[in-house]
The RNA shown here (Group I catalytic intron) has 192 nucleotides and comes from a Rhodospirillaceae bacterium.
Its mean pLDDT, the model's own confidence on a scale to 100, is 76.
NCBI's taxonomy places the organism under Bacteria, Pseudomonadota, Alphaproteobacteria, Rhodospirillales, Rhodospirillaceae.
It was read from a public genome assembly, where an Rfam model found it.
It matches the Rfam family "Group I catalytic intron". Rfam describes the family as follows. Group I catalytic introns are large self-splicing ribozymes. They catalyse their own excision from mRNA, tRNA and rRNA precursors in a wide range of organisms. The core secondary structure consists of 9 paired regions (P1-P9). These fold to essentially two domains - the P4-P6 domain (formed from the stacking of P5, P4, P6 and P6a helices) and the P3-P9 domain (formed from the P8, P3, P7 and P9 helices). The literature on the family includes a 1990 paper in Annu Rev Biochem by Cech, "Self-splicing of group I introns".

RNA sequence: CAACGGACUUGAAAAAUUGAGUGCUUGCCGGGAAACCGGCGAUGUAGAACUGCUCAAAUUCGGGGAACCCUGUCAGAUGGGAAUCCCGAGCCAAGCCCGGAAACGGGAAGGUGUAGAGACUAGACGGGCAGCACCUAAGGCGGGUUCGCUAUGGUGAAGGGAUAGUCCAGACCCCAAACCCGCCAGGGCCUC
Numbered sequence: 001c002a003a004c005g006g007a008c009u010u011g012a013a014a015a016a017u018u019g020a021g022u023g024c025u026u027g028c029c030g031g032g033a034a035a036c037c038g039g040c041g042a043u044g045u046a047g048a049a050c051u052g053c054u055c056a057a058a059u060u061c062g063g064g065g066a067a068c069c070c071u072g073u074c075a076g077a078u079g080g081g082a083a084u085c086c087c088g089a090g091c092c093a094a095g096c097c098c099g100g101a102a103a104c105g106g107g108a109a110g111g112u113g114u115a116g117a118g119a120c121u122a123g124a125c126g127g128g129c130a131g132c133a134c135c136u137a138a139g140g141c142g143g144g145u146u147c148g149c150u151a152u153g154g155u156g157a158a159g160g161g162a163u164a165g166u167c168c169a170g171a172c173c174c175c176a177a178a179c180c181c182g183c184c185a186g187g188g189c190c191u192c
Base pairs, nucleotide, nucleotide: 008021009020010019011018012017022046023045024044025042026041027040028039029038030037031036050131051130052129053128054127055126060089061088062087063086064085065084068081069080070079090112091111092110096107097106098105099104116168118167119166120165121164122163132156133155134154135153139150140149141148142147179188180187181186
């Protein structure tokens, strides 16, 4: 530069439609000097949402909630699957705080727990540290009547309930069949 495809993320097989989450817009309440943040809603919508360096560990045992779908029914109850929202205990890489000469111990944030049963590797949308862009200006500085400069204050969405991959194949899906549990939907069919 060209061609093709897509139009926030994800469940319901695709579209339509709809569930959950997210930003933008907006109402109320609380915090804040403000920017802005937190909580609870509302309507529509998907334009925008930065860069570099660094960390890779724990990955265990339990518990609670879920729309939608399936079962079932006159309608239900019940049961099942489930995007996903969380809690307790334990544990954890780097960085941070406290104690210590050190080894190490304690703590806050964050993580693990939370994949299609799961195993492994790497990073990032995660943790830490810088930078950049933008917003605000309490304090400070300057000027003097409400102004300028300045961050130590903020913003730069969510997705990792496995993201990108490599495997796995009674551990999803597909084809076919056996056994066990269940009325059915469905669940199990192993561990060292």